Transfer RNA from a Campylobacterota bacterium, 75 nucleotides, folded computationally. RNAcentral holds the sequence, with entries from ENA. It matches the Rfam family "tRNA". The family's RNA type in Rfam is transfer RNA.

[in-house]
RNA sequence: GCUUAUGUGGCUCAGUGGUAGAGCACUUCCUUGGUAAGGAAGAGGUCGUGGGUCCGAUUCCCAUCAUAAGCUCCA
Numbered sequence: 001g002c003u004u005a006u007g008u009g010g011c012u013c014a015g016u017g018g019u020a021g022a023g024c025a026c027u028u029c030c031u032u033g034g035u036a037a038g039g040a041a042g043a044g045g046u047c048g049u050g051g052g053u054c055c056g057a058u059u060c061c062c063a064u065c066a067u068a069a070g071c072u073c074c075a
Stems, first nucleotide, its partner, number of pairs: 001071007010024004018055001026042005048064005
């Protein structure tokens, strides 16, 4: 330098054109004499960033950033 993959709540991961979900964690409540376990409810993310296409983009296209892997050239 080139190619590929990944980037989504605090963490691990789904979702793949129609205004984003699960598990764990967190908060409140119930249950208990009290914990743990269990149950109910809730908060938390404009999807790495910037553009484009579209009525509508997490999803498609382009650029760019970060991480990982592979390949090539020069010294």